[in-house]
RNA sequence: GGAGGGGAUAGGGAUGGGGCUCCCCUGUAUCCGCCUGCGAAGGCUGAUGAUUCCUGCCGCGCU
Repeated sequence: GGAGGGGAUAGGGAUGGGGCUCCCCUGUAUCCGCCUGCGAAGGCUGAUGAUUCCUGCCGCGCU
């Protein structure tokens, strides 16, 4: 220096926060979307991993 193992019961699942539950991943790593383009740059969807509530955003309708 590299690899592997053990422990910490912790962290994470493309845009904010909370909750019940479930699923998956990571152990100092996991995670950090897609398309076009050599690049620069341009374009697109979504606040969930799934579910629900709030907040924000977009569209429509009513007052």

This is a predicted structure of a 63-nucleotide RNA (Fluoride riboswitch aptamer (crcB RNA motif)) from a Hyphomicrobiales bacterium. Of the family's consensus pairs, 92% are formed in the model. Its Rfam family is "Fluoride riboswitch aptamer (crcB RNA motif)". The family has 289 seed sequences and 2,293 matches in Rfam 15.1. It was read from a public genome assembly, where an Rfam model found it.